[in-house]
Context: one part of a larger RNA
RNA sequence: UGACGGGGGCCCGCACAAGCGGUGGAGCAUGUGGUUUAAUUCGAUGCAACGCGAAGAACCUUACCAGGUCUUGACAUCCUGCGAAUUUUCUAGAAAUAGAUUAGUGCCUUCGGGAACGCAGUGACAGGUGCUGCAUGGCUGUCGUCAGCUCGUGUCGUGAGAUGUUGGGUUAAGUCCCGUAACGAGCGCAACCCUUGUCCUUAGUUGCCAUCAGGUAAUGCUGGGAACUCUAAGGAGACUGCCGGUGACAAACCGGAGGAAGGUGGGGACGACGUCAAGUCAUCAUGGCCCUUACGACCUGGGCUACACACGUGCUACAAUGGGGAGUACAGAGGGUUGCGAAGCAGCGAUGUGGAGCUAAUCCCUUAAAACUUCUCGUAGUCCGGAUUGGAGUCUGCAACUCGACUCCAUGAAGUCGGAAUCGCUAGUAAUCGCGAAUCAGAAUGUCGCGGUGAAUACGUUCCCGGGCCUUGUACA
Numbered sequence: 001u002g003a004c005g006g007g008g009g010c011c012c013g014c015a016c017a018a019g020c021g022g023u024g025g026a027g028c029a030u031g032u033g034g035u036u037u038a039a040u041u042c043g044a045u046g047c048a049a050c051g052c053g054a055a056g057a058a059c060c061u062u063a064c065c066a067g068g069u070c071u072u073g074a075c076a077u078c079c080u081g082c083g084a085a086u087u088u089u090c091u092a093g094a095a096a097u098a099g100a101u102u103a104g105u106g107c108c109u110u111c112g113g114g115a116a117c118g119c120a121g122u123g124a125c126a127g128g129u130g131c132u133g134c135a136u137g138g139c140u141g142u143c144g145u146c147a148g149c150u151c152g153u154g155u156c157g158u159g160a161g162a163u164g165u166u167g168g169g170u171u172a173a174g175u176c177c178c179g180u181a182a183c184g185a186g187c188g189c190a191a192c193c194c195u196u197g198u199c200c201u202u203a204g205u206u207g208c209c210a211u212c213a214g215g216u217a218a219u220g221c222u223g224g225g226a227a228c229u230c231u232a233a234g235g236a237g238a239c240u241g242c243c244g245g246u247g248a249c250a251a252a253c254c255g256g257a258g259g260a261a262g263g264u265g266g267g268g269a270c271g272a273c274g275u276c277a278a279g280u281c282a283u284c285a286u287g288g289c290c291c292u293u294a295c296g297a298c299c300u301g302g303g304c305u306a307c308a309c310a311c312g313u314g315c316u317a318c319a320a321u322g323g324g325g326a327g328u329a330c331a332g333a334g335g336g337u338u339g340c341g342a343a344g345c346a347g348c349g350a351u352g353u354g355g356a357g358c359u360a361a362u363c364c365c366u367u368a369a370a371a372c373u374u375c376u377c378g379u380a381g382u383c384c385g386g387a388u389u390g391g392a393g394u395c396u397g398c399a400a401c402u403c404g405a406c407u408c409c410a411u412g413a414a415g416u417c418g419g420a421a422u423c424g425c426u427a428g429u430a431a432u433c434g435c436g437a438a439u440c441a442g443a444a445u446g447u448c449g450c451g452g453u454g455a456a457u458a459c460g461u462u463c464c465c466g467g468g469c470c471u472u473g474u475a476c477a
Stems, first nucleotide, its partner, number of pairs: 001477002003474003007471007015461002019425005026316008034307002042053002064302007073125001077124002079121005086103001089100004107114002127291002130289003136285002138280003141276001143274001148187006154163003167178003193268004198236007208225002212223003239262001242256005318418001322377006334365003339358002344353003384415001389410007431453007
């Protein structure tokens, strides 16, 4: 000087407390451990691994296993020879592949040949998701959006170092003020960026419809309008600016006015010096090592989907603030041409048929659902709950057996609110309700977004956890 303390002081955070809803019990989904297996590919492992890499394993993917195959190779450059490229059909085979067969003779040319492509050969080489993240780059997590981390010159100290950065106030903040052997500066904080909340200007189609007119069963449907909504460009607006009080005449704090918004208005992006030899050699790149008729490459089938069990994360429930039937209302944000696919018709339905319109403020996905009105059920393993199983189908796709999703009929399991323990959340939040997208042929209860309805509580900082500053002890570095 740090680090540590079941030392002290001050302060903060959904850290506790106050509340609301969960997890832990059930069934299922999903990940992991374990076990099993020919293989169940690999990685991630306290917080910070475990719906994680994977924004999507039937084949492919795929790295694993079995079997069948290849050896200048599936991919790249160079050299030589032959053939244009390409294409039809057949045979063997699970395919890879092997054999036969048909059509075709193109482009440029100095007529030597050349360009692209295919086959064969030679060796230089290719190839490796093989090892090492403790050789690395890059990227990322975490402490933590915590308020810290440093430097120059000066001063003090023999020196390591100290000072500045400590102190008194204040702040979300090393934020600002005052003091001060320090004076300044840098990386962080804040602001500048995006979005949302108010207003104005400009613009007015595909969007809008107040006024005028026409028309309809109905609808901005039509003429028209540029007001309103909206769209998307540019501006205005918030700065403790104003008033009162407190304060050291400061910084600031408390209250108030005006205002759409008030003291960082809400949300996002943004992550200092560093820590964990944290994670990743399987995104990629890369040193070293290793394989080279195999640890490389191709194909078929299987596996990654196994199942006495254990754990994590979720979904659905256990019901009446509910289930079921009927009627009826209101979003936002996205996506669409190998696509979204309307009306109509068929089917109980998944869906089929159909093909209008749309490269989209125009058409489609697209009926939002909770909510509201009304009827029924009456506390029951039920008109709760839907697992499981049988049968019949639909769709995607060469192909749904291993191993897809969905529909209908039948079946109707556990479950009556969950032990010890434990998680999230402070406002348009929690809770609850639906909608969309990426990936994607098909395959979400996951992920990322979107809006609808919309709470309770915070006395306080003694205690638990994490963190910041000062100080003290130390046989630690």

Small-subunit ribosomal RNA, 3' major domain from an uncultured prokaryote, 477 nucleotides, folded computationally. The prediction has a mean pLDDT of 85. Its Rfam family is "Bacterial small subunit ribosomal RNA".